Model confidence (mean pLDDT): 85 of 100.
A computed fold for an 83-nucleotide RNA from a Desulfobulbaceae bacterium, annotated as c-di-GMP-I riboswitch aptamer.
It was read from a public genome assembly, where an Rfam model found it.
The source organism's lineage runs through Bacteria, Pseudomonadati, Desulfobulbia, Desulfobulbales and Desulfobulbaceae.
[in-house]
RNA sequence: AUCCGACAAAGGCAAAACCGGAGUGAUUCGGGGACGCAAAGCUACGGGCCUAAUAAUAAGAUUUAGGUGGCCGGGUUACCGAA
Numbered sequence: 001a002u003c004c005g006a007c008a009a010a011g012g013c014a015a016a017a018c019c020g021g022a023g024u025g026a027u028u029c030g031g032g033g034a035c036g037c038a039a040a041g042c043u044a045c046g047g048g049c050c051u052a053a054u055a056a057u058a059a060g061a062u063u064u065a066g067g068u069g070g071c072c073g074g075g076u077u078a079c080c081g082a083a
Stems, first nucleotide, its partner, number of pairs: 004081002012037002018031005035070001041076003045073003048068004056063001
């Protein structure tokens, strides 16, 4: 340094309930509170799932468009150092 992940140490993030805001919606932001997480840091590249206001085509989710990173994989950065 890489791989790896402890009944180690220092810490970190923050599900749902509830409140307020944005959005047609999926969802998201803030407060709040901890279900959990060794990347639950970042990133829509691939797959899956979800949405349907508008546009085209279809004939109604097919495509475009949008969301989901705490669905999975990939990429990238990172604390500690037992086996």